[in-house]
RNA sequence: AGAGUUUGAUCCUGGCUCAGAACGAACGCUGGCGGCAGGCUUAACACAUGCAAGUCGAACGAUAUAGUGGCAGACGGGUGAGUAACGCGUGGAAACGUGCCUUUCACUACGGAAUAGCUCUUGGAAACGAGUGGUAAUACCGUAUACGCCCUCCGGGGGAAAGAUUUAUCGGUGAAAGAUCGGUCCGCGUUAGAUUAGCUAGUUGGUGGGGUAAUGGCCCACCAAGGCGACGAUCUAUAGCUGGUCUGAGAGGAUGAUCAGCCACACUGGGACUGAGACACGGCCCAGACUCCUACGGGAGGCAGCAGUGGGGAAUAUUGGACAAUGGGCGCAAGCCUGAUCCAGCCAUGCCGCGUGAAUGAUGAAGGCCUUAGGGUUGUAAAGAUCUUUCAACGGUGACGAUAAUGACGGUAACCGUAGAAGAAGCUCCGGCUAACUUCGUGCCAGCAGCCGCGGUAAUACGAAGGGAGCUAGCGUUGUUCGGAAUUACUGGGCGUAAAGCGCACGUAGGCGGGCUGAUAAGUUAGGGGUGAAAUCCCGGGGCUCAACCCCGGAACGGCCUCUAAAACUGCUGGUCUUGAGUUCGAGAGAGGUGAGUGGAAUUCCGAGUGGAGAGGUGAAAUUCGUAGAUAUUCGGAGGAACACCAGUGGCGAAGGCGGCUCACUGGCCUAUUACUGACGCUGAGGUGCGAAAGCGUGGGGAGCAAACAGGAUUAGAUACCCCGGUAGUCCACGCCGUAAACGAUGAAUGCCAGACGUCAGCAAGCAUGCUUGUUGGUGUCACACCUAACGGAUUAAGCAUUCCGCCUGGGGAGUACGGUCGCAAGAUUAAAACUCAAAGGAAUUGACGGGGGCCCGCACAAGCGGUGGAGCAUGUGGUUUAAUUCGAAGCAACGCGCAGAACCUUACCAACCCUUGACAUACCUAUCGAGGUUUCCAGAGAUGGAUUCCGUCAGUUCGGCUGGAUAGGAUACAGGUGCUGCAUGGCUGUCGUCAGCUCGUGUCGUGAGAUGUUCGGUUAAGUCCGGCAACGAGCGCAACCCACAUCCUUAGUUGCCAGCAGUUCGGCUGGGCACUCUAGGGAAACUGCCCGUGAUAAGCGGGAGGAAGGUGUGGAUGACGUCAAGUCCUCAUGGCCCUUACGGGUUGGGCUACACACGUGCUACAAUGGCAUCUACAGUGAGUUAAUCUCCAAAAGAUGUCUCAGUUCGGAUUGGGGUCUGCAACGCGACCCCAUGAAGUCGGAAUCGCUAGUAAUCGCGUAUCAGCAUGACGCGGUGAAUACGUUCCCGGGCCUUGUACACACCGCCCGUCACACCAUGGGAGUUGGGUCUACCCGAAGGCCGUGCGCCAACCUCUUCGGAGGCAGCUAGCCACGGUAGGAUCAGUGACUGGGGUGAAGUCGUAACAAGGUAGCCGUAGGGGAACCUGCGGCUGGAUCACCUCCUU
Repeated sequence: AGAGUUUGAUCCUGGCUCAGAACGAACGCUGGCGGCAGGCUUAACACAUGCAAGUCGAACGAUAUAGUGGCAGACGGGUGAGUAACGCGUGGAAACGUGCCUUUCACUACGGAAUAGCUCUUGGAAACGAGUGGUAAUACCGUAUACGCCCUCCGGGGGAAAGAUUUAUCGGUGAAAGAUCGGUCCGCGUUAGAUUAGCUAGUUGGUGGGGUAAUGGCCCACCAAGGCGACGAUCUAUAGCUGGUCUGAGAGGAUGAUCAGCCACACUGGGACUGAGACACGGCCCAGACUCCUACGGGAGGCAGCAGUGGGGAAUAUUGGACAAUGGGCGCAAGCCUGAUCCAGCCAUGCCGCGUGAAUGAUGAAGGCCUUAGGGUUGUAAAGAUCUUUCAACGGUGACGAUAAUGACGGUAACCGUAGAAGAAGCUCCGGCUAACUUCGUGCCAGCAGCCGCGGUAAUACGAAGGGAGCUAGCGUUGUUCGGAAUUACUGGGCGUAAAGCGCACGUAGGCGGGCUGAUAAGUUAGGGGUGAAAUCCCGGGGCUCAACCCCGGAACGGCCUCUAAAACUGCUGGUCUUGAGUUCGAGAGAGGUGAGUGGAAUUCCGAGUGGAGAGGUGAAAUUCGUAGAUAUUCGGAGGAACACCAGUGGCGAAGGCGGCUCACUGGCCUAUUACUGACGCUGAGGUGCGAAAGCGUGGGGAGCAAACAGGAUUAGAUACCCCGGUAGUCCACGCCGUAAACGAUGAAUGCCAGACGUCAGCAAGCAUGCUUGUUGGUGUCACACCUAACGGAUUAAGCAUUCCGCCUGGGGAGUACGGUCGCAAGAUUAAAACUCAAAGGAAUUGACGGGGGCCCGCACAAGCGGUGGAGCAUGUGGUUUAAUUCGAAGCAACGCGCAGAACCUUACCAACCCUUGACAUACCUAUCGAGGUUUCCAGAGAUGGAUUCCGUCAGUUCGGCUGGAUAGGAUACAGGUGCUGCAUGGCUGUCGUCAGCUCGUGUCGUGAGAUGUUCGGUUAAGUCCGGCAACGAGCGCAACCCACAUCCUUAGUUGCCAGCAGUUCGGCUGGGCACUCUAGGGAAACUGCCCGUGAUAAGCGGGAGGAAGGUGUGGAUGACGUCAAGUCCUCAUGGCCCUUACGGGUUGGGCUACACACGUGCUACAAUGGCAUCUACAGUGAGUUAAUCUCCAAAAGAUGUCUCAGUUCGGAUUGGGGUCUGCAACGCGACCCCAUGAAGUCGGAAUCGCUAGUAAUCGCGUAUCAGCAUGACGCGGUGAAUACGUUCCCGGGCCUUGUACACACCGCCCGUCACACCAUGGGAGUUGGGUCUACCCGAAGGCCGUGCGCCAACCUCUUCGGAGGCAGCUAGCCACGGUAGGAUCAGUGACUGGGGUGAAGUCGUAACAAGGUAGCCGUAGGGGAACCUGCGGCUGGAUCACCUCCUU
């Protein structure tokens, strides 16, 4: 510090995920030792048992507990329920208290009356009492005294004490200080929600009282009507706060265990008492719930102290030891108490340290795993031999902690010794991120997964193994937090198109604000002081062997308060200025607004005339109108709505918007020039106003148009597009609504930053008088810097800056639900969550595609010729059938294809019968050399088995059954498979397509994918060539080179040829010859070379000459990068899988030849351009073993004659009979011949195929395969046409361009209803529960007010009445719990119901993406199974064509 993931690829936006660190953790596997820490996060749930607060005999009586009395039980310990608060943090303040402690001053005198314990009596089950009698004190009371103290009307008044013990102390009282601790008040800070906006009657303040230690509505009476709140009151939810802790570079974010400070609480609620201190965890009273005891009458209790139990939970320990240390309480002290504390126990819960051995050891052992079978790896790892003993074990010595005594820990730490490698290693991972790879198993199964994603027979991704990587007494998983995330952006983000500028303006609060100058000192800056607890973090030292841990010191704690100083900037304030802003005076332009009036054209309707059959409408029609007179035409009239041309990226307005003309009223703008005010400004949360269309209400109006509706078409359907009608509405007035793609998808304002060219409204100057220049304000285009992800923007910014407002934070759910506000309604506005996905998106790129455009080509169309489709037959296919009808091929590019030839064989299929190392190969052992061929017979369908006749008798040799070979038998490795997978493959092939394309290097451009080159203007069959150009070159293709044919020359002259010569049996037969033909070798020739025209003078094109041939001469071979997972495992080869007495091998017979039917390819015909008969010529391939000689070998055409338009002398199917040939065999199932028979068929519907010249058409001939079998295939020659204006259209292809939501690429993508399953959620008659508010009722305990007739020892009076004072009791008001009624609120549940999401191949359509086939979308209204359709207004985020305008060259 980053990485993975949207795409075919790219850049960006943006989310999701990962790598890090941490934890009071839990779970899984595993587990040697020690040190230091930590250990109920859940039920503030309930608790058995024990302990956790006593002490003082130097206060008292008493024998001692017990008791009276004093001090302490307000500390220590626990917990976090409540609390959003002066609770906490921080810094201040004044109106207070303070036991024990310290200091100082003063005092400590004289009396009195009771009471517990105790005795006796007595009640009760108990707890606990009641009465009587007597008694003590440092218990209680009175008097005296009062430096100082308190009250005061300033005269005065009030108030204290305690002794003990035995000579030294401990005490007591009052007062003043201190210290400590505590109470109170204030500034600032302290969670979320506005779908909580108003709250408040003791409320806010005052006066006077009461109360308190003390201020104060703290409480009361009276008076006033205040107080709080958008700087967030009130309400709701959540939460103890802090030092700190975790993370982070920091800023921040999260958190508040252990330790420390504060607060709050102690079963729940209320209350006070005592006291210095409490409204009191182990005190009291009352109420409530719960538990326990009970004799039923009553009582007792409170672990959120330490252990422990139950329960809850994923989960958290011993009913331990000791007061030795530290501290606390009491005490003069000894001492006692102390679950505070110090220790031990349990737990890998965490951090830290150590160990499980060290060095040596190659035959690279064995075993495992992999293997290309060679080897590699585990691996110096092991074994072996050598050494060490940390830790643990065992034995011994034995601390510090206490410098006198006292040691729980503890015979612990530490030290010494003994034996022996001895007792001690696991966990996760290995596709990428991310370090680490192979084999087997499995076969979209089982499973994995943090994200992307693996798994459908070759899985580095599942499971196992081997190997490897990482960490290590731990390792993984899960959960949570921060980080990465600049993904809430203060540091440090954005808003034209990705999410995001309010529809527009005015304006309140608020924020921000021009120049100069004075003063001030709030902000600011500098210096000082106080505080910021300790611990923690950091730095430097030190102590445990190190470390963790602990100790000491320092720094720091960004803060707050305060003092002093400065005065630049901001603020406050005084003065002043004119440039911002505004006002006045003079001109100007304008569809700016409102109201009134008015004009012509057109549509429709009405009346009248002419006229006579149609009109209208469409792609084509029909509904419709019309002989009752339409349409058309002329005249007249009525009525409503809108304003052609001008008209223009022209004008005006804040936006919406505004268009005939005139008038009235009125807003804004611009310009020129004086004068004036003097910052008056900018923005603007709330608020207010305006705001297209549609829609709503009331009343008018209604010509045209036109949602709905109806009819006609179209269609599979057509709730649409098209047509004929047509109502709301559109129009007016008034009132609502308040939304639009309300768009420049661009908030307002100000300043600054190159230009050029238009245009609108002014002004100025100059002259050449209609031009130029300058300037201000609008409105446009292009373009520099700069910006941008790119597209693009660019003085009218999306540039550089400032101010203010609004808005965004992944997609969907959803602009939806609920709640609120507004509205008559429609609805608008504000605005979530559950759940779900890993993307959604922007710009640009390359392709592909388009019922987009342009250019071009092709027997593509057109022009022609001949066919197919109809008939019969042949052949192939489908289907059907069958025991089997073997298999493959499937649009073009399967179908006379594999098959250049199925009677057996072939043959792979079926039935039956046989064989099992096999029909075939290699290796081993044994035996033999009688192997092999032939004849005949028997059984059998045959294979096969048995017998038999004849022929024949392996080679080499070192002479050894030694070697080779062959045969037979045996056993095992193996053979064998036309079994599967062409989607595991090689090879070969088809196709686009013989189409003109496909690429590369370097350079350049672009962030990049990529582009350029290869585009453009011409031209070509061609990316062929020329020219231009940020390209320059090159490669594979094209062309050429190759073969054949066409002309000539040359060489050669048999088997070919015969001009001339000779012979001749008349046959080139012979001699002879090689001229010709021909054969087969070599060469020449054609190149737009020449001329004319055209074109840019180029490339080329047109014409011509010459030539055998002319513009690629004709035909062939030749097939770029690639596409179709195209075809072939049944040609061959081959991975994997499968079969092995069978899925292998053999034989016989059958089948591949079936037959209601459908399709393809052909043959023969339907006839006279013909049939039949007769006659007859010229060929060329090729084959036959060799052969230019021989054979196949008859050519068909052609000529003559005949037939005369008929189902025929056409046609030949079918069938009967007879034969021939091949072959082991012709029935199934061959071909041919003869006689007889003589079917359909009279030129073929929709549709469709081939062909551009020696071609089509037509005619025959040959060959391969082959025993035989061709209408097929491949070749050969003979005869021998027609037409092409042309590129609009169909098909296919090429190039350029455009749109795209496609990239498996249109056979693409994709929308909605419906049906099914699941999930979460809204509504819902209700129902259940929680907290809360209001009113009323009840009123425990308690203190306070009042009363106090009952009762009372201290003092007074006087011994008695009484007084002072007090107690019980009663009581007003307050108040907890409880009750009644009502309200709002939150949550659970609910028949039914609404939409949403997800799911496998479901159903219906096809709405969107291309002009998506009616351009799409936005708002609104109506309609419809559904996507949607239609009306009105708007937008371009619409293709194409045309026009206009502008710019560049």